[in-house]
RNA sequence: ACUCCAUUCGCAGGAGAGAGCGGGAAGUUUAUCCCGCCGCCGAAGGCGCAACCGGCCCCCGGAAACGCUCAGGCAAAAGGACUGCGGGUGAAAA
Numbered sequence: 001a002c003u004c005c006a007u008u009c010g011c012a013g014g015a016g017a018g019a020g021c022g023g024g025a026a027g028u029u030u031a032u033c034c035c036g037c038c039g040c041c042g043a044a045g046g047c048g049c050a051a052c053c054g055g056c057c058c059c060c061g062g063a064a065a066c067g068c069u070c071a072g073g074c075a076a077a078a079g080g081a082c083u084g085c086g087g088g089u090g091a092a093a094a
Stems, first nucleotide, its partner, number of pairs: 005090009018038001020037006039074003045070001046068003052062004
């Protein structure tokens, strides 16, 4: 130096669920915003008494794509865990 790990950037792919109802504003073809009401979704994030893993082991720590739905989302757009490729940075070991 490379590999591995972490993080970040770019490109590509990327699911689920009501274009719901009522009122108001603007608008007048639709779309938009605000308030209220139900019904749903889980793959930003968050939380968990949680599978699993580790340790000085009946306690402690880490923790999922599992669970909860606070947040977010339910036409399109945006977002989107994760995957692949290409860069940047960092740490550790040899």

The RNA shown here (Glycine riboswitch aptamer) has 94 nucleotides and comes from Rhodovastum atsumiense. The prediction has a mean pLDDT of 76. It matches the Rfam family "Glycine riboswitch aptamer". Rfam's curators write: This family represents the bacterial glycine riboswitch.